RNAcentral holds the sequence, with entries from MGnify.
A computed fold for a 110-nucleotide RNA from a soil metagenome, annotated as SAM riboswitch aptamer (S box leader).
Its mean pLDDT, the model's own confidence on a scale to 100, is 85.

[in-house]
């Protein structure tokens, strides 16, 4: 690059460090020297994939499920993915609801 699930839930402390930071652009809005990013430790959440004990179907090739946190492999741990942007519909349209579509993240698979 692609295909296919999920994204309104949850979970931080401490060292180094020292000015940025929330993916890019744009615009809001926020976090931040009461220490941001980054790296390091330990600690947590979380059940995508793996392991475990079931159930159900099964063309025996195998699929669907449910429970377990398991010395496993990733993954997260401010704010929906922080909001909006592009398109549709509703309205008590100052602006908000509501689906969708881009675009990202992750996991697996190709």
């Nucleotide at each position: 690059u692609c295909u296919u699930a999920u994204c309104c839930a949850g979970a931080g402390u401490g060292g180094c460090u020292g000015a940025g930071g929330g993916a890019c652009a744009g615009g809001g809005c926020c976090c931040g020297u009461u220490g941001a990013a980054g790296c390091c430790a330990c600690a947590g959440c979380a059940a995508c994939c793996g392991g475990u004990c079931g159930g159900c179907c099964g063309c025996c090739a195998g699929g669907c499920u449910g429970a377990u946190g398991c010395u496993g492999g990733u993954g997260c741990u401010a704010a929906c993915u922080c909001c909006c942007u592009c398109c549709c519909g509703g309205u008590c349209c100052g602006g908000c609801c509501g689906g969708g579509a881009g675009a990202g993240a992750u996991a697996a698979g190709a």